[in-house]
Context: one part of a larger RNA
RNA sequence: CUGGGCAUAAAGCGCGCGCAGGCGGUAUUCUAAGUCGGAUGUUAAAUACCACGGCUCAACCGUGGACCGCAUUCGAAACUGGAGUACUAGAGAUCAGUAGAGGGAAGAGGAACUAAUAGUGUAGCGGUGAAAUGCGUAGAUAUUAUUAGGAACACCAGUAGCGAAGGCGGCUUCCUGGACUGAAUCUGACGCUGAGGCGCGAAAGCGUGGGGAGCGAACGGGAUUAGAUACCCCGGUAGUCCACGCCGUAAACGUUGUUCACUAGGUGUUGGAGGUAUCGACCCCUUCAGUGCCACAGAUAAUUCGUUAAGUGAACCGCCUGGGGAGUACGACCGCAAGGUUAAAACUC
Numbered sequence: 001c002u003g004g005g006c007a008u009a010a011a012g013c014g015c016g017c018g019c020a021g022g023c024g025g026u027a028u029u030c031u032a033a034g035u036c037g038g039a040u041g042u043u044a045a046a047u048a049c050c051a052c053g054g055c056u057c058a059a060c061c062g063u064g065g066a067c068c069g070c071a072u073u074c075g076a077a078a079c080u081g082g083a084g085u086a087c088u089a090g091a092g093a094u095c096a097g098u099a100g101a102g103g104g105a106a107g108a109g110g111a112a113c114u115a116a117u118a119g120u121g122u123a124g125c126g127g128u129g130a131a132a133u134g135c136g137u138a139g140a141u142a143u144u145a146u147u148a149g150g151a152a153c154a155c156c157a158g159u160a161g162c163g164a165a166g167g168c169g170g171c172u173u174c175c176u177g178g179a180c181u182g183a184a185u186c187u188g189a190c191g192c193u194g195a196g197g198c199g200c201g202a203a204a205g206c207g208u209g210g211g212g213a214g215c216g217a218a219c220g221g222g223a224u225u226a227g228a229u230a231c232c233c234c235g236g237u238a239g240u241c242c243a244c245g246c247c248g249u250a251a252a253c254g255u256u257g258u259u260c261a262c263u264a265g266g267u268g269u270u271g272g273a274g275g276u277a278u279c280g281a282c283c284c285c286u287u288c289a290g291u292g293c294c295a296c297a298g299a300u301a302a303u304u305c306g307u308u309a310a311g312u313g314a315a316c317c318g319c320c321u322g323g324g325g326a327g328u329a330c331g332a333c334c335g336c337a338a339g340g341u342u343a344a345a346a347c348u349c
Base pairs, nucleotide, nucleotide: 004320005319006318007303008302012317014200015199016198017197021193022192023191025087026086027085028084029083030082031081033080034079035076036075037074038073039072040071041070042069049065050064051063052062053061054060090190091187092186093185094183095182096181097180098179102176103175104174105173106172107171109153113149114148115147116146117145118144119143120142124135125134161168162167205246206245207244208243209242210241214240215239219235220234221233222232257316258315259314260313261312262311265294266293267292268291269290270289271288272287273286274285275284298305299304322349323348324347331342332341333340334339
C1' cells in the first nucleotide's frame, strides 16, 4: 500500500467559487513515455521456490531450473499519455419568450400598539386556578378626536414559489444575480471534482454612533410551594431595530457531499412548449424543468429508500475505526472579548 464503511449504529466539511492535483466525449494521422513481446548482460554463494535424485523414510544432502527486478537493444500500436487535424451528442454563447417572498437601495401605505393633548364620563380597572403586587377621585379603565413614535406586514398563503446554503412574505420605483422553455444561429471538449486558498454564512454575542412602540434575558415585586434562585402575575435593563465593523457557530437536518449515465409504473401540484379539439375558455394527449405522495425490480439489520435512490455503475473530494477521559489539555493560528479552528495522552471500563 491493500479492507470495510458514513439516513437512524462511529462517520458527508454549514454552503459556494476556485489555483494545484486527480479524472475526462467522437473520428483520424504521427509518436512510442506508460503498456505488451523477443534477445543480451546482470542479479556472488548459501537460504527460500519448482523438478529429479542420495542416505530404509524424514530432517539433512546433491543436481538442474524458473519467476521477479534493473540496464541495453530490437519490435508491436489496441488502450492510456504526448503532438496535429477534424467533428458536435458534453459545456458555453446567441435569439425569442416565461415564472418567481432571489439580492441591494429609495419612497410612499393601512390595521394594530403605546404615549401625549383635548372632549364625554365616574369608581373602579387590570390580572388569575384563586389572588395579590400594580394602575385609579391629582379623574384611571371605557369611548371620541387630533398629534407623535417604533416595529411587524392579517386575509391572499398553498407538502405553492425563489435562492448554493444561511435564508426570503404589505405596496411602488430604480439597480442587479440566477433558473426554465423553445429555436438550433455560433464556439468547438472550452468539461467534472477540488487538498490548500478565497468568499458567503440563522440566532445570540462584541465595538462605535443612532433609535427604542411592543416584547423582554438580568433584576425588583406579588403569588404558588415544605422550599420555589422556576412554571403564573405586575413591572423592567441589556437586547430585539438602523448604519458601519467584528464574531463564524447551530438538531447550519433530507441528520443523506458534488457531477454524470442507466433502471416498471400510478397519482397530485408549480412553470413552460407542442399537438388535438373548440367560437372561446376548459378538457384530453405528448414532452422538458421543479416539488409531494404511493409503489415494481433492486437495496436494507430493520425502519424504510425506491427515476428527487438509501437501486446499478463511473469520477473526484471530505470523514469514521470500542465507551469514557474529550471536542478537553498543550502548542499553533484567528478574535477587542466571548471564544473559534486544528487536536492528543496518561488513566480507566
The part of an RNA shown here (small-subunit ribosomal RNA, central domain) has 349 nucleotides and comes from a metagenome.
The RNAcentral record of the full RNA draws on SILVA.
Rfam family: Bacterial small subunit ribosomal RNA. Gene Ontology terms of the family: structural constituent of ribosome and ribosome.